[in-house]
RNA sequence: UUCUUAUCCAGAGAGGCGGAGGGACUGGCCCUUUGAUGCCCGGCAACCAUCGAGUCGAUGAAUACAAUUGACAAGAACGGUGCCAAUUCCUGCAGGAACAAUAUGUUCUUGGAAGAUGAGAG
Repeated sequence: UUCUUAUCCAGAGAGGCGGAGGGACUGGCCCUUUGAUGCCCGGCAACCAUCGAGUCGAUGAAUACAAUUGACAAGAACGGUGCCAAUUCCUGCAGGAACAAUAUGUUCUUGGAAGAUGAGAG
């Protein structure tokens, strides 16, 4: 950096450093010196890995248990990432519905695009 695939309306500190900007981009709308972004600590979650109560099945056997084994799996969180204002803050393209009125607008809704993160592949 490209491709595939899953997820994106939940969750996460009144700590330390540090000083001006930040929320990807567009248009909005916000956050910010009652100190942002960032770094450290702390935390959240459970995608990958690991462990795994238990359930169902197979072998075994007279039956059950043990043992071996396949599938599913509540849960745990020492490892690899990730995340910790606002739904991915809303929106950007296309369709549908309601209302107002024909300049088109407002609201709701479906799909998509873009983006983010994991896993796999190049």